The prediction has a mean pLDDT of 88.
Small-subunit ribosomal RNA, central domain from a metagenome, 350 nucleotides, folded computationally.
Its Rfam family is "Bacterial small subunit ribosomal RNA".
The full RNA is in RNAcentral, with records from SILVA.
Context: one part of a larger RNA
RNA sequence: CUGGGUGUAAAGCGCGUGCAGGCGGUUUGAUAAGUUGGGUGUGAAAGCUCCUGGCUCAACUGGGAGAGGUCGCUCAAGACUGUCAGACUAGAGCAUGGUAGGGGAAGGCGGAAUUCCGGGUGUAGUGGUGAAAUGCGUAGAUAUCCGGAGGAACACCAGUGGCGAAAGCGGCCUUCUGGACCAUGACUGACGCUCAGACGCGAAAGCUAGGGGAGCAAACGGGAUUAGAGACCCCGGUAGUCCUAGCCGUAAACGAUGUGAACUUGGCGGUGGGCGGGUAAAACUGUUCACUGCCGCAGCUAACGCGAUAAGUUCACCACCUGGGGACUACGGCCGCAAGGUUAAAACUC
Numbered sequence: 001c002u003g004g005g006u007g008u009a010a011a012g013c014g015c016g017u018g019c020a021g022g023c024g025g026u027u028u029g030a031u032a033a034g035u036u037g038g039g040u041g042u043g044a045a046a047g048c049u050c051c052u053g054g055c056u057c058a059a060c061u062g063g064g065a066g067a068g069g070u071c072g073c074u075c076a077a078g079a080c081u082g083u084c085a086g087a088c089u090a091g092a093g094c095a096u097g098g099u100a101g102g103g104g105a106a107g108g109c110g111g112a113a114u115u116c117c118g119g120g121u122g123u124a125g126u127g128g129u130g131a132a133a134u135g136c137g138u139a140g141a142u143a144u145c146c147g148g149a150g151g152a153a154c155a156c157c158a159g160u161g162g163c164g165a166a167a168g169c170g171g172c173c174u175u176c177u178g179g180a181c182c183a184u185g186a187c188u189g190a191c192g193c194u195c196a197g198a199c200g201c202g203a204a205a206g207c208u209a210g211g212g213g214a215g216c217a218a219a220c221g222g223g224a225u226u227a228g229a230g231a232c233c234c235c236g237g238u239a240g241u242c243c244u245a246g247c248c249g250u251a252a253a254c255g256a257u258g259u260g261a262a263c264u265u266g267g268c269g270g271u272g273g274g275c276g277g278g279u280a281a282a283a284c285u286g287u288u289c290a291c292u293g294c295c296g297c298a299g300c301u302a303a304c305g306c307g308a309u310a311a312g313u314u315c316a317c318c319a320c321c322u323g324g325g326g327a328c329u330a331c332g333g334c335c336g337c338a339a340g341g342u343u344a345a346a347a348c349u350c
Base pairs, nucleotide, nucleotide: 003322004321005320006319007304008303012318014201015200016199017198021194022193023192025088026087027086028085029084030083031082033081034080035077036076037075038074039073040072041071042069048066049065050064051063052062053061054060091191092188093187095184096183097182098181099180103177104176105175106174107173108172109171110154115149116148117147118146119145120144121143125136126135162169163168206247207246208245209244210243211242215241216240220236221235222234223233258317259316260315261314262313263312266295267294268293269292270291271290272289273288274287275286276285277284299306300305323350324349325348332343333342334341335340
C1' cells in the first nucleotide's frame, strides 16, 4: 500500500462536546473544475510486447511496428460530483400545550439501627466457633429500661421498573438547574452526520491540605486450624471509608457489541404519552409514537448464538487488529507531588 476483519478466536477509544477533514435531502437555472468523447502535440535512445534478420542454436545483437501518461493544447457533451444563484419541506432545529423521572448542585429536616457516655433494675457470666481460645465481666459485664452524644447509611415502597453520554443516581422537603418523551403543525429552511488532533466528564483504590470518625476495616497484634499457615475462622485494630478544596485518569469503565441513517414475516410482556371504543369514573379493549425485556421467520454465524434494541441487508465517518512469548515491558517524549499513567519497540525464542 492492498485485502480481510473487530459479541466469545487478535481487534470498538470508558463516555461526551467538537475545529480541521470526509460524507451529505428535494427541485430549477447557470457554469464547466472533476467526469466523458473527438482532434492535435509530445511521451529521446536503451528496455518491454509482436513481426523479422545476423552470429551453427541460445544468450547476445540489427531492422520494423506497437504498448507505455494523474501529460499539454483545443473542440464538444452536460447525466452525475463540485461551484454560483433561486426555490422547497420529508432531515435538523425552534415555538406552543402537556407528561414521567433515584438526572445534577446547594440548604434544611426525619425515623430505625450500631457504638459510646450518664443513670435505674439486676447477678455471674458473656461473647464467639465445626469445636475452642484469645477478648469482655464482681472496679458489676451480657440482658433490660430511661436520658444524652456522634457519625454513617436510608428497611418496607423496589420492579429483566425509572433517569443519565458514560462513570453513575434511591428517606423527606425547599431553592437553583440539565436532558428526554408526547401532541400540534404556526416558524426557520439542509442550518445535517461523523470526527484525527483538542477540550471536558470519568467507579474504586491512591495522593496533598484542613476537618470528621459511629460502624466497617488493608496493615498490624493476638487466639485457633495446620506438617507449616505469611491464609481461610475468631478477638482486637490503624490508615481508609465520610466532608471541603485540589490532584490522579485507571477497571471484566461489559451488551466484552463505535456513532448516525434507511430497509426487512411475527408472537408475548413492561414503562411514559397521544387518539378511538367502552364506563358515572375506572377496569377492559383497538391503534399509534418513544423507551425497555423475552421468544422466534428469513438471513447471518466456526459454533454458541444474534434476530426491527441485529451479530440481517446497505450507506457515511471514526477507532482498532495482523501468530504465541519477550511486552499492558525497555528506551525516549508528554503528563503526575508521588504512586504511576499514556504513547510504545527490539534482540532472542517457539